Molecule: small-subunit ribosomal RNA
Organism: uncultured Lewinella sp.
C1' cells in the first nucleotide's frame, strides 16, 4: 500500500465484505516455568460470618481480676505484699470531613482550561508580639431504689478535671458605631493613620528544675476549602415558544462570604433559531485505542475533580458534614421479641446467595511506606507490604544440540507400478543440562526510633543494642539423566498451504464471492503442507481501511442530488484613494499548562516486560511589549459596481373594454331523393315523418387558417384575428446627476400549466365517466355512434407536472467560424465594414466515466444559497401543519438484498430500416395427404416383444438380409479359472477320439482305447493367487468418428493508428461478383483459414499403343456371324497431351466490370458432375462400431444349451410399392444400353414339367463365357365399365434353399377378386439430359419378406413476369431494460407460507409535571401562666435558659383533570421473503394502442381513458 464483489467483457458511480491494531473479555480444543501487571463492563440486587477507627493515665474521679510471693487458718478460707494505678467502662482533648468504595444521579459553573473574590473561610504546622491572676456551680462513673424480655431508661444521692461559668487583667489589636485625614495600576473601592464610645481571654500536665508540651489574644505564613466569571463539554426541530422569585430596583434577614439565598414592597422584566423549553443519553478530566495526520472511538487498572452511601427528607456537633462503617423522621426490606417493643444497612477486605457469557483466599503482616492518637514506648491501620487462585494480559526461557543415507526395514499416504512422500525424521554415535526433581548454602530489602556519648536553642554527629510478614524465597552450588514438558487453526480466489476416499443439491461449508446434484484442492476422513506457538482459534466491540459526511479531503446535465419561479428580512460576502485605530493576524517576553502517561537519551533487576533518573513534547489558556501587509472599526474623498434622467426604435408582457371574418352545430324555409355515415372489414346510429347533398335566412358559443420563422416578449407558469384604455420589463444612444446605494438570500411573502373543488352564468366544438356496435380465447381497452361532468366567464380556493437546458444566482477572465432578432456608428454606399444587447449552429484550449459541454460552458476562478450519501422497504406510517375535499408540505424505521445504477462496447433479438441471395416464393411439372399392401415409428399387449435414434438435422434410420445363428431380451436346464487368451505355484497321467445310455440339448454316466520326451518338459485335468469376461451405467468424464447451421461467404491474426477501457479501425463506403471475388477511395499496411484453381468423371481433338475390343480397305471361310489370315484407319479401350483466358469485336463504364441472337469454336463467361465442409454452433448423435476414465457384477449382470422373442394388434404418424385406367390393359412380333457379378460361383445348349424347377451337359477364374432390356416400334383386341382396369385376402396344389420354412422365408400354378373412379386441411420434391417415365445391375446374402438402399444406362418435357409477401441466410445501420441472448426479459392480483410493522374498541406498567389536601422529623419565628445550679439581688425576685405550645417551609402519602413513553390487543391495512401454483401481458424492439409525469375518473389485475405537459 490494499484487495473480492454488479457485466458476455469495459470505464464509472456505488454499497457489501476482507487483510492490520487493540481488550478489565468470554467461548472451544491444548497446556512445562519464570517475572511484571490486571481480575463483577451483569443486578446502585440482597447480605450470615469476621475484620475495616481509634487513641491518650504526661487531663480527670474511681479502679479490678487470675497468677505469684510470704503469713495465718476452724482447711471452707482469709490477710499483707505484688501483679498495679495495670484491664474494662465513664468524664475530658485530639482524630472519626483523611484513607478505602462505587458511579445510581447529573447536560450542570459538574468537569477541563483560563481567570477573579477590592466578598470569604482555615483545627493540627510555621514565624512574630504578648499573656495565663483570682474564684465559683455541676454532671458522668460510682452508691441506692425502680422500670423493662431486650434495647435500654428513670428518681435520689457523693465527686474530680486542660469540661463548665462569672469576676479580674490586655489594647495602640479584634469587632462595632460616630467623626474627619492620607495614599494608591484596581476606585460598586482598598489600605494606613488619628479621635470618642461600647465589648471580648486563658488550662493545666510532666520534669533530671535546665525545660519541655499544652492554653488564650493579636499580626503574618503555610496549606485546605468555599464562591464568582470568560471559553469548552453528546444526540433529537417528528421538542418553538420558555420563565412569576420568574428579570431588575429598594430595604430587611440569613451567611465565613457575594448573591432572589430568602421575605416585604415596587417596575416587567428575563432567555431562546449562534437552538431556549422539552425528551433521551452520560459522572467530567490527565489519558487510552486507533489513525500518515487531521480525526474517530472511549473514560478498567493509575492519577486530578464530582457526586452517592439500602430510598427519601432534615438538621446537630464541629476549623471543617448536611457525615458509608454519627443522629433524628418517612418509606421498602430483613431480623429478633414475652407482641408491650426493638435491631440494621458490605457502593471497605474477605467471603455468600441471585443475575449473568462472565471476573479471585471469609490468607499472613504492621517487618516497610504512609495514617490517626500519644512528650514517648506504643496502640490502631482489610490504607499499604506480602502471599494465594485464574495462560486474563505483556514479556522471558525451555520441550534438547551435533553428527549420521544402504536416503534402511516397517507403518501410513500418492502412483504413470518404475518409483515417490513422510525424511536426517528415527535407529545409532557423541555432547549439553536450561528448566523439573533430590540436597547442600543463602541474601539485599534495615534505617529509623531507642540507648550511650560530644557539641548544644532547636537538633547535629558518633557509638551501641534490637526489629523481616514475604521466607529457608530469590539467587549459588552440588547430583541425576535426553532424562520431565506441543499444541491449535488453516490449505477454491482474496490468502501462504493439494493429494487419495467416503459422500451425491444428502449430509454439510460458508467472511464476501460462493461451494455440495457420481471423478468435490470449497463437505466428512486420512496422507502432506502452511502458519503462529504455550497458545492457537472461535464470538463481541471499537479505530482502520472508509476520500463511505470529504477542515485537511467529496459531489449535484444523464449515476443520489439545483428549491417551479421570483422578491425580499437575518446572515454571510463585498469597488478605489487616504488617515486614524489596533479586534482579528503576525513576531517577541513572561505565566499556566499536576504527577504518571507518550518520546529522546542514561540508569536498575542476567535479558525483556517492568521499574527509576533527566530532558523534551503537552500543538491549549492568559497577560505583556511591538509591528500594520491584508480582513475589522471609525472618519473623509474617488467613480468604474448599481441607481436617476433625457431621446429613440421593436415586441404573442400584462389587465380591462369593444369588434370582425371563415369554420363546425342547431333552428326556419326552398331544391330534391334514397339512402347517408362510419370501418381493415362491419355494425350500432341518422333517413320515405324525406335524410345526406344543396339554397337562403337566423340563433349561439368557442377557437383565431395564411403571415408563422432554430422568429419576438416575459423571472417561471406562460403568451398568437383587429381596435383603444390603464400599465410592467428589457434594450440602444447621450453621459447630466447620486456616490458602493451592491451580490447571494434560511425562515416570509407573491407568482404559479393541467387536472380538481366551491357559488353563479354559459354550454358551439371536443369529451374522462357511462351506454351500444365491432374485434377477441376474454376485451371493464386499442376501433366506431352516441354521451354526461368538465373544458368557457366571474369570483374564491388548490400548489402540484418529464413545472427539463432534468444545468440555482451574481461578477470577472479564456482561440475562432457562420447564421437570426433589435439598435448605433463608418465609408469610396452596387454594396461592404464595425459595436452592444439577444437568439440558433459548428468547434480550439479545457473539463469530463464517457456522453458529450464548450464566451448563452459541463473551462479557470470568487461569493451566497439550496440539494445528495447503496437497492428495497417509501415519499409509506406516525406526528405537525396547511387545505370545503381531493391532498400538499416535513418525513423515519423495523425487516430485506448484494447489489441497485450510469455511460459506452460486442453480439444476439425487433410484429425497426435499407441493400442481396436461395426451387424460399411465384410460374410451372409431378407427387404426398384419401385406397390396398410393403416398411419403419409411436402407442397398447406380452414372460420377453433387446437397445439405441425423437423439430428440420429421429421415423424403408444403426439393420449391405431377426425362421436356428445372428441375439444384446424372455422361459427352461446346466457350468464357476469358466466359451478364448498370459503367467506363478503344486498335484496327476492321460486328454481327445470312438462306442453305448439319460435327455431337447448343453450336459452327465459307463465302456474302450492309451501319446511324445533330450526326463526339463510339450499336452491335458485338478487346487490355489494374479489375472479373465460384461452388448452393464454415465456420450452430461472423453477420443475417435458423424450430422447440422452450410458450399453459407465469411472467421481471424501481425505491426501500425484512434480509445482510460471493453474494443475499434483493417471487414467500414463507392461500384461489382457465385464468391471478403475484384477495382477505386480511406490510418491502415500485410497476411493467415476459408472463396476460386490445384485434383477425379463427362464433352472435342491429337499423338503412342492395339487383345479378348474394333473392321474401311486386302484376302480367305461360312447357311450365316471379325469366324480366320491380317489391318492400326474408324469406333473403342487408357495413358499422355492441346483447348476456354471476357483472349478478339462492338458498347457502357475511371477502374473492376458488364452487355450482345457479335466473331471464331466440341464448349463461352464456373461448360456439366464429383470430391473438397473456415472460425465456430447445437453438453447434437454415438460408451451397442472401436477405443477409453471412473463406477458396478465375479457360483452372476459372465459362460453353454434348447425353445421362445425381436414378426404380438384397437390406434395414429413418417416413408415408400401398385393402382384407380385408353398416353391404358391383353395377346403376337420386332429394335436400340450402359454399370457391374461370377469357381461351394455364373451357366449357353438338350430334355421334362402349364410353371416355379429339376435332370444332364458346354463355356468361363472372364473387354474371350453367362448376356436375352423395358419402355419404344408394328400389329390385333377391349370402348369407359369398378370393367379384359386393379390387384389384395383367401382356398388349394406345389417348387427351392436350408438340421428346420407352425409361430415366421421367397417362388410357382389353378382358382377367389377387396379397397380403390385421382384423393380435405395441409404439405413435397424438381431449372436440363433435369423433372418425369422405363427397364438394368451390385453389396449384404444358404434362402428370403428388396416395393428399400447404392448405382447404370434408354425415352424425355413445362416454367421463372418477378422479389410485395412465407422460410433460411449474409452485409450495413438503428432501438433495447436481451447475454441460457425473444423458446429472452418482466408486471400487477389472486392462492399457500414465513417475518417484520402501521391502525384499532381497550387493557397494563412507567415517567415528569399541575392544582388542591393532609403533613413526621426538623431549622427559623411566635409564645412560654409550667421549669431551672453558677451572675445580679433590696432575698420578693430578676437577668439569662428550657420543656411544651402555635406558626411558616417542609419528605412520604393521597386526591383530581390532563399529558407523555412503553408492553399488549379481537380484528384489520399495506409491507417484505419464499426452483417449479392461477389470471391475463402492462414495459423493455415501433413490444405490437410510442412510453413517461402530474390530475381526474373507471376497471379482477397489470392498467385504461380524459386533460395538459415531457422526450429519456
Nucleotide at each position: 500500500a490494499g484487495a473480492g464483489u454488479u457485466u458476455g467483457a469495459u470505464c464509472c458511480u456505488g454499497g457489501c465484505u476482507c487483510a492490520g491494531g487493540a481488550c478489565g473479555a468470554a467461548c472451544g480444543c491444548u497446556g512445562g516455568c519464570g517475572g511484571c501487571g490486571g481480575g463483577c463492563u451483569u443486578a446502585a440486587c440482597a447480605c450470615a460470618u469476621g475484620c475495616a477507627a481509634g487513641u491518650c493515665g504526661a487531663a480527670c474521679g474511681a479502679g479490678a481480676a487470675a497468677g505469684g510471693a510470704u503469713c495465718c487458718u476452724u482447711c471452707g478460707g482469709g490477710a499483707u505484699c505484688u501483679g498495679a494505678g495495670u484491664a474494662a467502662a465513664g468524664u475530658g482533648g485530639c482524630g472519626c470531613a483523611c484513607g478505602g468504595g462505587u458511579g445510581a444521579g447529573u447536560a450542570a459553573c459538574g468537569c477541563g482550561u483560563a481567570g477573579g473574590c477590592a466578598a470569604c473561610c482555615u483545627a493540627c504546622c510555621c514565624c512574630c508580639a504578648g499573656g495565663c491572676g483570682g474564684g465559683g456551680a455541676a454532671c458522668a462513673a460510682c452508691c441506692a431504689c425502680g422500670g423493662g424480655a431486650a434495647a435500654c431508661c428513670g428518681u435520689g444521692g457523693c465527686u474530680a478535671a486542660u469540661a463548665c461559668c462569672g469576676c479580674a487583667u490586655a489594647a495602640u489589636u479584634g469587632u462595632c458605631u460616630g467623626g474627619a485625614c492620607c495614599u494608591c495600576a484596581c476606585a460598586u473601592g482598598g489600605g494606613g493613620a488619628c479621635c470618642a464610645g461600647a465589648u471580648c481571654a486563658a488550662a493545666g500536665g510532666c520534669u533530671u528544675c535546665g525545660g519541655c508540651c499544652a492554653c488564650c489574644c493579636g499580626g503574618g505564613g503555610a496549606u485546605g476549602g468555599g464562591c464568582c466569571u470568560g471559553c469548552g463539554u453528546c444526540g433529537g426541530a417528528u421538542u418553538a415558544g420558555c420563565u412569576u422569585g420568574u428579570u431588575g430596583g429598594u430595604g430587611a434577614g440569613g451567611u465565613a462570604a457575594c448573591g432572589g439565598c430568602u421575605c416585604a414592597c415596587c417596575a416587567a422584566g428575563g432567555c431562546a433559531a449562534c437552538g431556549a423549553u422539552c425528551c433521551g443519553u452520560a459522572g467530567c478530566u490527565g489519558g487510552u485505542c486507533u489513525g500518515a495526520g487531521a480525526g474517530g472511538a472511549u473514560g478498567a487498572u493509575c492519577a486530578g475533580c464530582c457526586a452517592c452511601a439500602c430510598u427519601g427528607g432534615c438538621a446537630c456537633u464541629g476549623a471543617g458534614a448536611c457525615a458509608c462503617g454519627g443522629g433524628c423522621c418517612a418509606g421498602a426490606c430483613u431480623c429478633c421479641u414475652a407482641c408491650g417493643g426493638g435491631a440494621g444497612g458490605c457502593a471497605g477486605c474477605a467471603g455468600u446467595g441471585a443475575g449473568g457469557a462472565a471476573u479471585c483466599u471469609u490468607g499472613c503482616g504492621c517487618a516497610a511506606u504512609g495514617g490517626a492518637g500519644g512528650a514517648a514506648a506504643c496502640u490502631c491501620u482489610g490504607a499499604c507490604g506480602c502471599a494465594g487462585c485464574c495462560a486474563c494480559g505483556c514479556c522471558g526461557c525451555g520441550u534438547g544440540c551435533a553428527g549420521g543415507a544402504a536416503g534402511a526395514c516397517a507403518c501410513c499416504c500418492c502412483u504413470c507400478a518404475g518409483g515417490g512422500g513422510c525424511g536426517u525424521a528415527a535407529a545409532c554415535u557423541g555432547c549439553u543440562u536450561u528448566u523439573a526433581u533430590a540436597u547442600g548454602g543463602g541474601a539485599a530489602g534495615a534505617a529509623c526510633a531507642c540507648c550511650c556519648u560530644a557539641c548544644u536553642c532547636g537538633g547535629u554527629a558518633g557509638g551501641g543494642u534490637c526489629u523481616g510478614a514475604c521466607g529457608g524465597u530469590a539467587c549459588c552450588a552440588u547430583a541425576c539423566g535426553a532424562a520431565u514438558a506441543a499444541g491449535g487453526a488453516c490449505c477454491g480466489g482474496c490468502u501462504a498451504a493439494c493429494u487419495c476416499c467416503g459422500u451425491g443439491c444428502c449430509a454439510g461449508c460458508a467472511g464476501c464471492c460462493g461451494c455440495g446434484g457420481u471423478a468435490a484442492u470449497a463437505c466428512g476422513g486420512a496422507g502432506g503442507g502452511u502458519c503462529c506457538a504455550a497458545g492457537c482459534g472461535u464470538u463481541g466491540u471499537c479505530c482502520g481501511g472508509a476520500a463511505u459526511c470529504a477542515c485537511u479531503g467529496g459531489g449535484u446535465g444523464u449515476a443520489a442530488a439545483g428549491g417551479g419561479u421570483g422578491u425580499g428580512u437575518a446572515g454571510g460576502c463585498g469597488g478605489a484613494c487616504a488617515u486614524g485605530u489596533a479586534a482579528g493576524u503576525c513576531a517577541g517576553g513572561g505565566g499556566u499548562g499536576a504527577a504518571a502517561g507518550c518520546c529522546a537519551c542514561c540508569g536498575g533487576c542476567c535479558u525483556a516486560a517492568c521499574c527509576g533518573g533527566u530532558g523534551a513534547a503537552c500543538u491549549g489558556c492568559c497577560c505583556u511589549u511591538g509591528a500594520u501587509a491584508c480582513u475589522g472599526c471609525a472618519u473623509g474623498u474617488c467613480u468604474u459596481g448599481a441607481g436617476u434622467c433625457c431621446u429613440g426604435g421593436a415586441g404573442g408582457g400584462g389587465u380591462c373594454a369593444c369588434u370582425a371574418g371563415a369554420a363546425u352545430u342547431c333552428g326556419u324555409g326552398g331544391u330534391g331523393u334514397a339512402g347517408c355515415g362510419g370501418u381493415g372489414a362491419a355494425a350500432u346510429g341518422c333517413g320515405u315523418a324525406g335524410a345526406u347533398a344543396u339554397c337562403a335566412c337566423g340563433a349561439g358559443g368557442a377557437a383565431u387558417a395564411c403571415c408563422a420563422g432554430a422568429g419576438g416578449c416575459g423571472a417561471a407558469g406562460g403568451c398568437g384575428g383587429g381596435u383603444g384604455a390603464c400599465u410592467g420589463g428589457a434594450c440602444a444612444g447621450g453621459u447630466a446627476c447620486u456616490g458602493a446605494c451592491g451580490c447571494u438570500g434560511a425562515g416570509g411573502c407573491a407568482c404559479g400549466a393541467a387536472a380538481g373543488c366551491g357559488u353563479g352564468g354559459g354550454g358551439a366544438g371536443c369529451g374522462a365517466a357511462c351506454a351500444g356496435g365491432a374485434u377477441u380465447a376474454g376485451a371493464u381497452a386499442c376501433c366506431c355512434u352516441g354521451g354526461u361532468a368538465g373544458u368557457c366567464c366571474a369570483c374564491g380556493c388548490u400548489g402540484u407536472a418529464a413545472a427539463c437546458g432534468a444545468u440555482g444566482g451574481a461578477u470577472g477572465c479564456u482561440c475562432g467560424a457562420u447564421g437570426u432578432g433589435a439598435c448605433g456608428g463608418c465609408c469610396c454606399u452596387a454594396g461592404g465594414c464595425c459595436g452592444u444587447c439577444u437568439u440558433g449552429u459548428c468547434u480550439a484550449a479545457g473539463c469530463u466515466a464517457a456522453c458529450g459541454c464548450g464566451u448563452u460552458a459541463a473551462g479557470c476562478a470568487u461569493c451566497c444559497c439550496a440539494c445528495c450519501u447503496g437497492g428495497g422497504g417509501a415519499g409509506u406510517a406516525c406526528g405537525a401543519u396547511c387545505g370545503c375535499a381531493a391532498g400538499g408540505u416535513u418525513g423515519a424505521a423495523a425487516c430485506u438484498c448484494a447489489a441497485a445504477g450510469g455511460a459506452a462496447u460486442u453480439g444476439a433479438c425487433g410484429g425497426g430500416g435499407g441493400c442481396c441471395c436461395g426451387c424460399a416464393c411465384a410460374a410451372g411439372c409431378g407427387g404426398u395427404g384419401g385406397a390396398g399392401c410393403a416398411u419403419g415409428u409411436g402407442g397398447c399387449u406380452u414372460a420377453a416383444u433387446u437397445c439405441g435414434a425423437u423439430g428440420c438435422a429421429a421415423c424403408g434410420c444403426g439393420a449391405a438380409g431377426a425362421a436356428c445363428c445372428u441375439u444384446a431380451c424372455c422361459u427352461a436346464g446346466g457350468c464357476u479359472c469358466g466359451a478364448a487368451c498370459g503367467c506363478a505355484a503344486c498335484c496327476g497321467g492321460a486328454c481327445a477320439g470312438u462306442c453305448c445310455c439319460c435327455g431337447a440339448a448343453a450336459c452327465g454316466g459307463g465302456a474302450u482305447c492309451u501319446u511324445c520326451u533330450u526326463c526339463g518338459g510339450a499336452c491335458u485335468g485338478g487346487u490355489u493367487g494374479c489375472g479373465a469376461g460384461g452388448u452393464g451405467c454415465u456420450g452430461c468424464a472423453u477420443g475417435g468418428c458423424u450430422g447440422u447451421c452450410g458450399u453459407c461467404a465469411g472467421c481471424u491474426c501481425g505491426u501500425g493508428u484512434c480509445g482510460u477501457g471493453a474494443g475499434a479501425u483493417g471487414u467500414u463506403g463507392g461500384g461489382u461478383u457465385a464468391a471478403g471475388u475484384c477495382c477505386c477511395g480511406c490510418a491502415a499496411c500485410g497476411a493467415g483459414c476459408g472463396c476460386a484453381a490445384c485434383c477425379c468423371c463427362u464433352g472435342u481433338c491429337g499423338u503412342u499403343a492395339g487383345u479378348u475390343a474394333c473392321c474401311a480397305g486386302c484376302g480367305g471361310a461360312u447357311c450365316a456371324u471379325g469366324c480366320c489370315g491380317g489391318g492400326g484407319a474408324c469406333u473403342c479401350u487408357a495413358a499422355c497431351g492441346a483447348g476456354a483466358c471476357u483472349g478478339c469485336c462492338u458498347g457502357c463504364g475511371c477502374a473492376a466490370g458488364c452487355a450482345g441472337u457479335g466473331a471464331g469454336g466440341a464448349a463461352g463467361g464456373u461448360g456439366g458432375g464429383g470430391a473438397u465442409g473456415a472460425c465456430g454452433u447445437c453438453a447434437a448423435g454415438u460408451c451397442a462400431u472401436c477405443a477409453u476414465g471412473g463406477c458396478c457384477c465375479u457360483u452372476a449382470c459372465g459362460c453353454c444349451u434348447a425353445g421362445g422373442g425381436c414378426u404380438g394388434c384397437a390406434c395414429a404418424c413418417g416413408u415408400g410399392c401398385u393402382a384407380c385406367a385408353a398416353u391404358g390393359g391383353a395377346c403376337g412380333a420386332u429394335a436400340c444400353a450402359a454399370u457391374g457379378g461370377g469357381c461351394u460361383g455364373c451357366u449357353a445348349c438338350c430334355u421334362g414339367g402349364u410353371g416355379a424347377c429339376a435332370g444332364g451337359a458346354u463355356g468361363c477364374c472372364a473387354a474371350u463365357c453367362c448376356u436375352c432390356a423395358a419402355a419404344g416400334u408394328c400389329g390385333u383386341u377391349c370402348u369407359c365399365a369398378g370393367u379384359u382396369c386393379g390387384g389384395a385376402u383367401c382356398g388349394g396344389a406345389g417348387u427351392c434353399u436350408g438340421c428346420a420354412a407352425c409361430u415366421c422365408g421367397a417362388c410357382u400354378c389353378c382358382g377367389u377378386g377387396a379397397a380403390g373412379u385421382c384423393g380435405g386441411a395441409a404439405u413435397c420434391g424438381c431449372u436440363a439430359g433435369u423433372a418425369a417415365u422405363c427397364g438394368c445391375g451390385u453389396a449384404u446374402c444358404a434362402g428370403c419378406a428388396a416395393c428399400g438402399a447404392c448405382g447404370c444406362g434408354g425415352u424425355g418435357a413445362a416454367u421463372a413476369c418477378g422479389u410485395u409477401c412465407c422460410c433460411g441466410g449474409g452485409c450495413c445501420u438503428u432501438g433495447u431494460a436481451c447475454a441460457c441472448a425473444c423458446c429472452g426479459c418482466c408486471c400487477g392480483u389472486c392462492a399457500a407460507g414465513c417475518c417484520a410493522u402501521g391502525g384499532a374498541a381497550g387493557c397494563u406498567g412507567g415517567g415528569g409535571g399541575u392544582a388542591c389536601c393532609c403533613g413526621a422529623a426538623g431549622u427559623c419565628c411566635g409564645u412560654g401562666a409550667c421549669c431551672c445550679a453558677a451572675c445580679c439581688u433590696u432575698a420578693g425576685g430578676g437577668a439569662g435558659g428550657g420543656a411544651g405550645c402555635g406558626g411558616c417551609c417542609g419528605a412520604a402519602g393521597g386526591u383530581a383533570a390532563a399529558c407523555c413513553c412503553a408492553g399488549u390487543g379481537a380484528c384489520u391495512g399495506g409491507g417484505g421473503c419464499u426452483a417449479a401454483g392461477u389470471c391475463g401481458u402492462a414495459a423493455c424492439a415501433a413490444g405490437g394502442u410510442a412510453g413517461c409525469c402530474g390530475u381526474a375518473c373507471c376497471g379482477g389485475a397489470a392498467g385504461g381513458u380524459g386533460c395538459g405537459g415531457c422526450u429519456g